[in-house]
RNA sequence: CGCCGAAUCUGCGCCUAGCGUGGAACGGGGGAACCAAAGUGGUGCAAACCACUGGGGCGAAUCUCCAAAGGACUGGAGACGCGCAAGCUCUUUCAGCGCGAGCCCGACAGCUAACCCCGUAGGCGUGCGAAAGAG
Numbered sequence: 001c002g003c004c005g006a007a008u009c010u011g012c013g014c015c016u017a018g019c020g021u022g023g024a025a026c027g028g029g030g031g032a033a034c035c036a037a038a039g040u041g042g043u044g045c046a047a048a049c050c051a052c053u054g055g056g057g058c059g060a061a062u063c064u065c066c067a068a069a070g071g072a073c074u075g076g077a078g079a080c081g082c083g084c085a086a087g088c089u090c091u092u093u094c095a096g097c098g099c100g101a102g103c104c105c106g107a108c109a110g111c112u113a114a115c116c117c118c119g120u121a122g123g124c125g126u127g128c129g130a131a132a133g134a135g
Base pairs, nucleotide, nucleotide: 001125002124003123004122008024009023010022011021012020013019014018025120026119027118028117029116030115035110038053039052040051041050042049043048054108055105056104057103058102062079063078064077065076066075067074080100081099082098083097084096088135089134090133091132092131093130094129
């Protein structure tokens, strides 16, 4: 100076290398009415009944198939999703490159106005490809 990400700016106080507490901005969760309300198997004409499977949040980070392993860990392919400075910002297409993790709640939450609560971290080093549009 840039990138991923909500993760930035700023006031006040104190025992002032720091700590505490506010505001704005950005982001997330809980929470009415109305509406909605899973899968598999069995019984039954049907309506329905019985049994089994826990469920949810942040995030792009999911699904299917194949191979190996054989308790797990792994690799590949496809679909789909995400990211990427050369006048500035935003949108779209093509090409190229890269990612598809991790963490949390703890039996519990669909949507959800009012209302309530929480976060403002962490990690990195790009480009010298093309085209179109708006401001």
c-di-AMP riboswitch aptamer (ydaO/yuaA leader) from a soil metagenome, 135 nucleotides, folded computationally. The coordinates come from a structure-prediction model, not an experiment, and the mean pLDDT is 79. The sequence is in RNAcentral, with records from MGnify.